RNAcentral holds the sequence, with entries from SILVA. A computed fold for a 1485-nucleotide RNA from uncultured Acidaminococcus sp., annotated as small-subunit ribosomal RNA.

RNA sequence: AGAGUUUGAUCCUGGCUCAGGACGAACGCUGGCGGUAUGCUUAAGACAUGCAAGUCGAACGGAGUUAAUGUUUUCGGAUGUUAACUUAGUGGCGGACGGGUGAGUAAUGUAUGAGCAACCUGCCCCUAACAACGGGAUAACACUUAGAAAUAGGUGCUAAUACGGUAUAAGACCACGCUGUCGCAUGACGGUGAGGUAAAAGCGAUUUAGCGGUUAGGGAUGGGCUCAUAUCCCAUUAGCUAGUUGGUAAGAUAACAGCCUACCAAGGCAACGAUGGGUAGCCGACUUGAGAGAGUGAUCGGCCACAUUGGGACUGAAACACGGCCCAGACUCCUACGGGAGGCAGCAGUCGGGAAUAUUGGGCAAUGGAGGAAACUCUGACCCAGCAAUACCGCGUGAGCGAUGAAGGUAAUUUUAUUGUAAAGCUCUUUUCUCAGGGACGAAACAAAUGACUGUACCUGUGGAAUAAGCCCCGGCUAACUACGUGCCAGCAGCCGCGGUAAUACGUAGGGGGCGAGCGUUAUCCGGAUUUAUUGGGCGUAAAGCGUGCGUAGACGGUUUAUUAAGUCCAGAAUUAAAGCCCGAGGCUUAACCUCGGUUCGUUCUGGAUACUGGUAGACUAGAGUAUGGUAGAGGCAAAUGGAAUUCCUAGUGUAGCGGUGGAAUGCGUAGAUAUUAGGAGGAACACCAGUGGCGAAGGCGGUUUGCUGGGCCAUUACUGACGUUGAGGUACGAAAGCGUGGGUAGCAAAUAGGAUUAGAUACCCUAGUAGUCCACGCUGUAAACGAUGAGCACUAAGUGUCGGGUUACCGGUGCUGAAGUUAACACAUUAAGUGCUCCGCCUGAGUAGUACGGUCGCAAGACUGAAACUCAAAGGAAUUGACGGGCACCCGCACAAGCGGUGGAGCAUGCCGUUUAAUUCGAAAAUACGCGAAAAACCUUACCUAGACUUGACAUCCCUGGCAAUGCUAUAGAAAUAUAGCGGAGGUUAUCCGGGUGACAGGUGGUGCAUGGUUGUCGUCAGCUCGUGUCGUGAGAUGUUCAGUUAAGUCUGCUAACGAGCGCAACCCUUGUCAAUAGUUGCUAACAUUUAGUUGAGAACUCUAUUGAGACUGCCGGUAUUAAACCGGAGGAAGGUGGGGAUGACGUCAAAUCAUCAUGCCCCUUACGUCUAGGGCAACAGGCGUGCUACAAUGGCUGGUACAAUGAGUCGCAAAACCGCGAGGUGGAGCUAAUCUCCAAAGCCAGUCUCAGUUCGGAUUGAAGUCUGCAACUCGACUUCAUGAAGCUGAAAUCGCUAGUAAUCCCGGAUCAGAAUGCCGGGGUGAAUACGUUCUCGGGUGUUGUACACACCGCCCGUCACGGCAUGGGAGUCAAUAAUAUCCGAAGCCGGUAGCCUAACCCGCAAGGGAGGGGGCCGUCGAAGAUAGGAUUGAUGACUGGGCUGAAGUCGUAACAAGGUAUCCCUACCGGAAGGUGGGGAUG
Repeated sequence: AGAGUUUGAUCCUGGCUCAGGACGAACGCUGGCGGUAUGCUUAAGACAUGCAAGUCGAACGGAGUUAAUGUUUUCGGAUGUUAACUUAGUGGCGGACGGGUGAGUAAUGUAUGAGCAACCUGCCCCUAACAACGGGAUAACACUUAGAAAUAGGUGCUAAUACGGUAUAAGACCACGCUGUCGCAUGACGGUGAGGUAAAAGCGAUUUAGCGGUUAGGGAUGGGCUCAUAUCCCAUUAGCUAGUUGGUAAGAUAACAGCCUACCAAGGCAACGAUGGGUAGCCGACUUGAGAGAGUGAUCGGCCACAUUGGGACUGAAACACGGCCCAGACUCCUACGGGAGGCAGCAGUCGGGAAUAUUGGGCAAUGGAGGAAACUCUGACCCAGCAAUACCGCGUGAGCGAUGAAGGUAAUUUUAUUGUAAAGCUCUUUUCUCAGGGACGAAACAAAUGACUGUACCUGUGGAAUAAGCCCCGGCUAACUACGUGCCAGCAGCCGCGGUAAUACGUAGGGGGCGAGCGUUAUCCGGAUUUAUUGGGCGUAAAGCGUGCGUAGACGGUUUAUUAAGUCCAGAAUUAAAGCCCGAGGCUUAACCUCGGUUCGUUCUGGAUACUGGUAGACUAGAGUAUGGUAGAGGCAAAUGGAAUUCCUAGUGUAGCGGUGGAAUGCGUAGAUAUUAGGAGGAACACCAGUGGCGAAGGCGGUUUGCUGGGCCAUUACUGACGUUGAGGUACGAAAGCGUGGGUAGCAAAUAGGAUUAGAUACCCUAGUAGUCCACGCUGUAAACGAUGAGCACUAAGUGUCGGGUUACCGGUGCUGAAGUUAACACAUUAAGUGCUCCGCCUGAGUAGUACGGUCGCAAGACUGAAACUCAAAGGAAUUGACGGGCACCCGCACAAGCGGUGGAGCAUGCCGUUUAAUUCGAAAAUACGCGAAAAACCUUACCUAGACUUGACAUCCCUGGCAAUGCUAUAGAAAUAUAGCGGAGGUUAUCCGGGUGACAGGUGGUGCAUGGUUGUCGUCAGCUCGUGUCGUGAGAUGUUCAGUUAAGUCUGCUAACGAGCGCAACCCUUGUCAAUAGUUGCUAACAUUUAGUUGAGAACUCUAUUGAGACUGCCGGUAUUAAACCGGAGGAAGGUGGGGAUGACGUCAAAUCAUCAUGCCCCUUACGUCUAGGGCAACAGGCGUGCUACAAUGGCUGGUACAAUGAGUCGCAAAACCGCGAGGUGGAGCUAAUCUCCAAAGCCAGUCUCAGUUCGGAUUGAAGUCUGCAACUCGACUUCAUGAAGCUGAAAUCGCUAGUAAUCCCGGAUCAGAAUGCCGGGGUGAAUACGUUCUCGGGUGUUGUACACACCGCCCGUCACGGCAUGGGAGUCAAUAAUAUCCGAAGCCGGUAGCCUAACCCGCAAGGGAGGGGGCCGUCGAAGAUAGGAUUGAUGACUGGGCUGAAGUCGUAACAAGGUAUCCCUACCGGAAGGUGGGGAUG
C1' cells in the first nucleotide's frame, strides 16, 4: 500500500466481497510447563445452607464462673471483701464507610470550568474559656398475665457519660442607636453603646499521666445548592405549558428558589428543534485509524442511581438507610388457623435461563477499616490458594555426525523421482521431568514475638532422550500439486465460482505451504471505504438543479475616517485526580508484569497587540436605483371588426354514380347525391409575410383596429448614497388533459358502432360519432414544465451570421465554428460544463417504489411529503470492435431478368425415411445427408440374425515340454467347421515346422468425432486476413486497409500520419490454340517407283508424335481521364486485354463430418462384445422423398445402303481371320507385354416405308426357350430369341442446370470386376438461343447509420394467467402492554386542628388539685396501591383480500431494443384477457 467482481474487450460511475487489528467471547480438533492478568455480556429471575458489622466493663446497675481471703456454721451451707474473666440489658460510637449491581435516568445525571454576599460538616488539628448546684425516672432483675410462636402487657426495685431543672458567661445568636471601609447589585466586613437568649459528665491512675464533656473562633476533610458549555436517534413527534412564568406576603429548609400556600399580573418555552416517542448509566479511558474520526463504556479509578415492587417518614453530623423501621402489592416459608417470619444486584454455593463464565477453600501474616486508653475483638474489604489455553508473555518437546540415498508409502515415461539426513546407527547435552539435600524476600516500629501463601520461589546433586505436536490450508484473490474415487450425484463456497467420466475447487491418500500449545470457524467493532467527503466527493448524459418568479428569517457583502476590542494573535497564571498511552530510567534470569521521573489536549482567568472580520458614529460614488429624451416587440387584459376555407340550409343547372383504400367494404345517392351556380346561417382558426426572427420569469404569445397596462434596450446629463446578492419556511403565476355551474358546438375527435385486415385484431386503415376542444366564473397544480445545465458577480484567444439602439468609438440580445482550459468520454468553450467568490436546492448500489402507512391539500381524479421487510451482485454512463436491421449508399455473382433444356405427373433403376423382420449391420441429415462411405452384397465381402463349434485362441512375442514333423492324399460321421482311422512323407530335424502345457497377453467394425491426430465438406477462388515501426487516443482500439478514380482482384494510380512487410489476388506449373528448331519408328506420303492395301523401296517436305524455344506486354495509334492508374476504339496478329480449361482454397466459421480407411487417450468385454463354419439377411413393401434412365413420338419409328473420331485398356488378358448359331454366343487360335496386334462408334448422309393412332410410338410386366460367368444364379446375376404389350399423348403448386465449342443431343473408353451400370470418371461427334438491365429474390464484399444483441435476430425481451415458496400492506375484530386524563376509594406517615382519655421531673399550691408541655384518640389536607370510564400509542394475532419477490424446460400473445415492422417516451383522460391501444398537449433521449 491494495486486490477480486458488471463487458467480447475498454474507460468511468457504483455497490458487494477479501487481505489487517481487536475481544469479559463461544464452538470444533488438539493439548507439556511456568509467570502475569481475567472469568453470568442472558433472568435487576428465584434462592436451601454457612459466613459478610460490630465493639467498648477505663460510661452504668446487675448476673455468672474461677481464685484468694474474712465472718459465721446445724459443717450441708450462709454471708462479706478483693482480684481475674464472661456478659443479656441501659448507655456511647459505628451499622450513611467498605462490598454489589446498572433496572431506572436524555437530565433532579455526567464531563469541564466557574459561583454561594444563600449553606452544613460527627470523628481529626489549632486557639480561647468553662465544667457550679440539685432532681425525677427507667430497662435489666423479681413476681405475674396472655399467646402455638413471634412477642406483648401488669405490679414492684435500681444505676449512669441516659433524661429534666436552676446558676454562671460573651468575641456566639436576636432586635435597636451611632459610625468606618468595601462591593456591579441584593449587600458584605468592621468599630461602639445598652438590652435579651442559651452550656456541661464524668471515667481512670501506684502521686503527676491520660481519655472524655461544654461554649466560641479558625483549619482540614466531606457534602449541599446555583450557573455556563458539551452530551444518541426520530419532524411520518410542531406546537407545549396552569404552580405554568413573574410579583407581593406568610410558611418550610442547613441554605437559595413556586420548594409550599394565599392574592395579583399573563406570562414562559419552541425551527439555534420546544413537547412527544425510542434507546441508553456518564466519564477517565479501551479498540481501531496516518490523522480527522468511528465504535465501545468488562476488569482498574471518579461520579450517579438502585437494593423483592411502590409509598413513607424516624433516628442521626450525614439516610429518606442493601444485611434499620412502618404501610400496601406479588411471591416463599412456619402455624395450634387466631397469627407470624423473609428479601444474596455482599462472598461461596443451588435451581433456572443460555452458545457461555470458577471453590459452599485458607488467613487476618501484610494493606486498609469499625470500636476500644490498650491488650484485643470484628472484617467473604483484602492477602492468598483452587478451577478454566479465556488473554498476553516466556520456555520446551533435543543437539552434532550420519547415503546401501535402507525398508515402507506415493507417483511414474518402469530408467527413476519423492518422503529424505528424515530414520536406523554413533557421539553429546539435561532447560523440563524424577528423587534427595539446602532454603529465602515479603516483618514495619521496639529488645522479643508474629507468615495464610509454604518447605513455595531459588540453589546443589542423582537418573536418563528420557515425560511432551497439533491445527488449518494448497482454482484466483493468497504462500503451497499430484494420484485415485465420484460423475450437476455426493458435496464445496468469503467473493468470483467448482461438480454433467481425464475435477490442482467435492472425498481420500502422498507431497507441499502457514501458524504452533495452539490452530481454525462463528458473532461483534474499527480499518481498507475519499462508500456522508471539515481534512476529503458530487449533480448536461452515470443517483442528483425545486416548473418559474416575488420575498421573510438567515448567510454573505463596495471605497474611506475615527473609535471599540467580541472574533483573531501573543505572553503569563490556574486547572486538567490517580491509573493508562508516549518518552527516559530501574526491579523480577528475559518478557509479559511492576516501580520511579518527564511531556501532551481542553477549559477558565489576567495583561497586551489592532492588520483583517464584527460593533458604533461619520463621509464617498465605481454596485444598485430614480428622473429626462428616444426606440423595437405574436408582452398582458378588454372591446370592436374583416376576409378566405369547411359544414349545413334554400333555390337553379344536371345525371348515375359519389366517397374511400394497398385492394375493398360499411356509408351517401333516381325521394336526384357527387359536381356546379346563386343566396343565407353558424362556429372555430387566422394562409402568404415567417426568419436557429421578436417579446415574456416560466407556462407561453401570431388577422386588423381602439382603449388600458407591465417590462426591456440605447443616449444624455442630473439626483439618492450600499438602498446589494441569495433565499429555509411563505406567497403568486403555472401547457395539455381533467372536475363544477351556465352557455356554445362549424370542423376535429377519446369512448362507442359498423366495415376491412388477421390465426385472432378489444389495434394500425376506412365510414360514422359522443364527451371534449370554444366562452364566462371557480377548482386542479402536474409534463421529456428540457439547455435533462439554480441565481448573482468578476476574470480568461479569435472569426462569422442575424435582431435592437447609437455620435459608427460602442452597448444589449440571439446563433454557428473554434484557442487555452475542463471532461469517463461524448462534448462544453465570453450565452462555459473554464478560473474564482456568495447563497439556496438536491444525490449516496439495483429492485421493492414514488409503492405502503401516517399527515397536509383537493368536489373527485389525484397532488405533496415518503419508508421497511425481502431479493440480487450487479444495475448504470460514454465510447470500441463485431454481428444484426421488414436502415441507407455503392459493387459483384446463371442471383434475378432474357433464353434453352429439364425435375415435379408415367414406368423402371438407384439412394433415403417409414413400416416389417430372427436379422433387415453401421454411418451420413437444411444449404454442406439421400446413384453419399460403396471404383460394384449370389458364397466371400459382412460388421447383422439363426444354428453348430473353439478358448493362450484365426494373428504377434516370450517360457517349458514332446515329435518320422509339417504340407498333402484316401475313407467314415457331419450342413460345414471339425473329429476319427489309414496312407504317405529324408525337402525340416542347433528346429525358422507341428502337437501339448503355463501365464504374461492376443483379439474387439464394442462406447466416446463433445478427449484427439490425420483427412474432408462449406462460406468461397469470395477478396479479403494480418504484422513491425511510427502517429493519434487515459483505454478497448484507430490509422495503415479510409477517400477520389479504376480493376476480375486490398488490381493499380493519385491524395494522405503514415512508411514498409507477410498470408491471400496475379504470375510461376499442366493442358489447349500459332510458329520455329531438333528427331523421324511402330506414325506420315508431296514428288519418283510399286502394291488389292504407305503394301514395299524411297523421302524428312506435310500431318503427327515429343523435347526445346518463340509469341501477347495495353507493346503501338487515336480519344476520354488528374500530364495518373486505367477505360473505349483501331491497327497488326494464330491468339488482345486473365486467350480457353485445370491444378492451386488466406486468417478463420460451423464443439460441421469421420474412433467403420488408418492412428490414438480413456472406459468396457475376455469359455466372449473374441474366433471358425453353414444357412439366412443387407434385395422385405401399405406409404413418402431425393437423384437418374426410358418415353409419350413425324426435327420421329422401322428397313436397307454409306461416311467420319478421340480418350483409353489388354498376357490370370485383348483376341483377328475363318466356320457354326436367328441371336446371346460357340469353335478357333493368327497377332500383340502394344504409335506395330486387338477391343472400335453413333447421331449424320442417301433411299424406302409408316401418316397422327395409345399407333410399325412406348417398352414395363409376364410366359416359354436359351447363352455366359461361377463350387453354386431358389431367395438374388447379366444377356439372347419368340410371345405378351401396362402406364404414359409433355406433366398443378413449386423448383433445377446452363453465357460458347457452352446448353442440348449422339455415341466411345476406363476403373471396380469371375459375372453383374440407367451410377461414377474420362473422350470425342453434331452444335444453338439470349443477356434491355440491376427495381425485385438469394448469396457475398465495402462504407455508413441505429442497437437494450456479443451463445451475437434461430438474439434480446414485456405483461396477464396457472402451480410452489418467502416476506409484507389492508382487514370485521380479538388479546396484551405502556404512559397519561377524569372520577371514586384511601394504608402508613409527616403536617395542621382538637371538649372528654393518660401523664414522674418544671411552675402555682400547705395539701388536694391545677397549669405548661407531652402522649393517645378523633377530625382534616396531601397521599401509594387499587377501582371505574372514555380515548391515545405500541406490539402480537385474524376468516378473507391487495400487490411484491422468487422458482428447471407451463399457458396466451409479441409491447420494447433495428424505421422492432403503427418511431419511442412524458403528463393526462377513456377503453381493453394481457402486454397495451386511442385522444389532447409536450420532448428528441

The coordinates come from a structure-prediction model, not an experiment, and the mean pLDDT is 84.